[in-house]
Molecule: Glycine riboswitch aptamer
Organism: Rhodobacterales bacterium UBA5972
C1' cells in the first nucleotide's frame, strides 16, 4: 500500500403476526376492555463450536420480559460509501 477484524456515521433493501364487543366521534379515527397471534430493536435461556480451559465467549435455536399485529416509524441482516482503532509485509 493493500488486506482483514471491531465499531460509529450515512445511503439502498429488508419479513412476520388480529378479531370481537364498549365509550366518544358526521366521518375519519382515538380509547378501554377481553382472548389470539408474530420474532428480525432490546432482554433471557439452552447448546453445537471456540478459548487464555477453576471458567469464559457463544446463534438467524428457544423463550416473549420488553417490543409490534393498517400505515407511518422500527427493523436482525445485507449491500455501497466513508471515519476511528487494531492486526499483519
Nucleotide at each position: 500500500a493493500a488486506a482483514u477484524c471491531a465499531g460509529g456515521a450515512u445511503c439502498g433493501g429488508g419479513a412476520g403476526a388480529a378479531u370481537c364487543g364498549g365509550g366518544c366521534g358526521c366521518a375519519a379515527g382515538u380509547u378501554c376492555g377481553a382472548u389470539g397471534c408474530c420474532g428480525a430493536a432490546g432482554g433471557a435461556g439452552c447448546a453445537a463450536c471456540c478459548g487464555c480451559c477453576c471458567c469464559g465467549g457463544a446463534a438467524a435455536c428457544u423463550c416473549u420480559c420488553a417490543g409490534g399485529c393498517c400505515a407511518c416509524a422500527g427493523g436482525a441482516c445485507c449491500g455501497g460509501c466513508u471515519c476511528u482503532g487494531g492486526u499483519u509485509a